[in-house]
The prediction has a mean pLDDT of 83. c-di-GMP-I riboswitch aptamer from Desulfuromonas sp., 88 nucleotides, folded computationally. Rfam family: c-di-GMP-I riboswitch aptamer. About the family: GEMM was predicted in a large-scale screen for bacterial structured RNA regulatory elements. Taxonomically the source falls in Desulfuromonas (Bacteria, Desulfuromonadia, Desulfuromonadales, Desulfuromonadaceae). It was read from a public genome assembly, where an Rfam model found it.
């Protein structure tokens, strides 16, 4: 230093569910709360799911649907970035 990751230490982070806000919605932020996390820090870049009041118009399309458009999820998952601690 790198990989790795313990019934170690100190410390973090909080799902559901309720409260209150926001927003068409997805989902978010606050508090109560802990199912769970070694990245459950961080970043929507590829997949994937989920939402659009009005995906308006304008294409493709036989109308619908769908795509192409916005947006939402990092607690679905590749990958980048960055980081504590040190038994085997």
């Nucleotide at each position: 230093c790198g990989c790795c990751g313990a019934u170690a230490a100190a410390g973090g982070c909080a799902a559901a569910a309720c409260c209150g806000g926001a927003g068409u919605a997805a989902u978010c932020c606050g508090g109560u709360g802990a199912c769970g996390c070694a990245a459950a820090g961080c970043c929507a870049c590829g997949g994937g799911u989920c939402c659009c009041g009005a995906c308006a118009a304008c294409a493709u399309g036989a109308u619908c649907a769908a795509u192409g458009g916005g947006g939402a999820u990092g607690g679905c998952u590749g990958g980048g970035c960055u980081a504590c601690c040190g038994a085997a």